[in-house]
Molecule: TPP riboswitch aptamer (THI element)
Organism: Allorhizobium borbori
RNA sequence: CCGUUGAGACAGGGGCGGUCAUUUCUGAACGAAUGGCCUGAGAAGCACCCUUUGAACCUGAACCGGAUAAUGCCGGCGGAGGGAGUCUGACGGGUCUUCGA
Numbered sequence: 001c002c003g004u005u006g007a008g009a010c011a012g013g014g015g016c017g018g019u020c021a022u023u024u025c026u027g028a029a030c031g032a033a034u035g036g037c038c039u040g041a042g043a044a045g046c047a048c049c050c051u052u053u054g055a056a057c058c059u060g061a062a063c064c065g066g067a068u069a070a071u072g073c074c075g076g077c078g079g080a081g082g083g084a085g086u087c088u089g090a091c092g093g094g095u096c097u098u099c100g101a
Base pairs, nucleotide, nucleotide: 001093002092003091004090005089007088008087009086010085011051012050013049014048016045017038018037019036020035021034022033023032024031057082058081059080063076064075065074066073
C1' cells in the first nucleotide's frame, strides 16, 4: 500500500402520520392535554433507524393505481434526483528502506 473481515471509539444524519374517545378552549371549529385503535424498527422515545457498500430520510408530490374507518396503509414512480464519516484493530498478500548472515 492492497485485499478480506467484522469489531470498537468518537462524530454526524433522519422521521414521527392516520383515527376515536374524554377533558380543555371556542359562538362553532381549529388548537392543546390524556388515553385507546391502525401501520411501522420507530408515531417524542435516555428510544428507533441510518451514515457513501448510503431505499435511513428528503424532493418530485396537494403525483398515479389499489385497498382502508382513515392515513405514505400497499404498490408504482425508482437504483430517478439529493442525502450524514473519520479514526483504530485482526488476518492474508505485496512493495520500499535500514541492519545482519